[in-house]
This record gives sequence, structure tokens and C1' cells, in this order.
RNA sequence: GGGGCGAUAGCUCAGUUGGUAGAGCGCUUCGUUCGCAACGAAGAGGCCGUGAGUUCGACUCUCAUUCGCUCCA
Repeated sequence: GGGGCGAUAGCUCAGUUGGUAGAGCGCUUCGUUCGCAACGAAGAGGCCGUGAGUUCGACUCUCAUUCGCUCCA
């Protein structure tokens, strides 16, 4: 220098043909308990690495770019 993969909630990760995003763990509140744990119920929390483009509409398609892993030279 070139190719490939990845970046989504605090953490680990889903999200098959574009239609305003979910799970597990964790966190908060409530119930059961003398209390804790465990269990049950409810809830908060992310506009999807960044910037543009296409489209009525983009996590999803296109381009550029940043970071990480990897392959080639």
C1' cells in the first nucleotide's frame, strides 16, 4: 500500500428480503421473607463508530473516513 471481517443498552450479543431496534446478565422500584439470597411483577437505559449520498422512508444500499482483528505484499 491492497483485500476481508467487526463497531448496536453498563457488559456479552441478536436484528434473512429497507418500514421509526430486541434478548441474556447487570441496574432501579414493588411483592413474598425478621433480613439476605432466590423467585415473581413493573420500569429506566441505545436514534445503531463518524460524515455525506440514494430513497417517501436507511442499523440495513452506495461513497469517504476513524478504530480493532486478520490475510497478501